This is a predicted structure of a 74-nucleotide RNA (transfer RNA) from a Deltaproteobacteria bacterium.
The prediction has a mean pLDDT of 81.
The source organism's lineage runs through Bacteria, Pseudomonadati, Myxococcota and Myxococcia.
The sequence is in RNAcentral, with records from ENA.
RNA sequence: GGGCGGUUAGCUCAGUUGGAUAGAGCGCAAGCCUCCGAAGCUUGAGGUCGUAGGUUCGAUCCCUACACCGCCCA
Numbered sequence: 001g002g003g004c005g006g007u008u009a010g011c012u013c014a015g016u017u018g019g020a021u022a023g024a025g026c027g028c029a030a031g032c033c034u035c036c037g038a039a040g041c042u043u044g045a046g047g048u049c050g051u052a053g054g055u056u057c058g059a060u061c062c063c064u065a066c067a068c069c070g071c072c073c074a
Base pairs, nucleotide, nucleotide: 001073002072003071004070005069006068007067010026011025012024013023019057028044029043030042031041032040050066051065052064053063054062
C1' cells in the first nucleotide's frame, strides 16, 4: 500500500426489506425479603448507535470519506 470483517448502555452482544418508544444478559442503584448479608423477586438509572458528509418525507440500517480494532495479501 491492497482486500475482508468489526465499532450499538460500564462489559459481552442482538437488532431492524429504512418507519414512529433502540433492546437482552451481566454489572450498577433503590425497594421487598433477612438478625445482617448472599441468593431470589420487583422497579429504576444509564445510549450524540465510532466521526463527518450525502440520499430520503424519514437513517442505527443505504452511499462516500476518515478514525480505531482484528485477520489476510504484498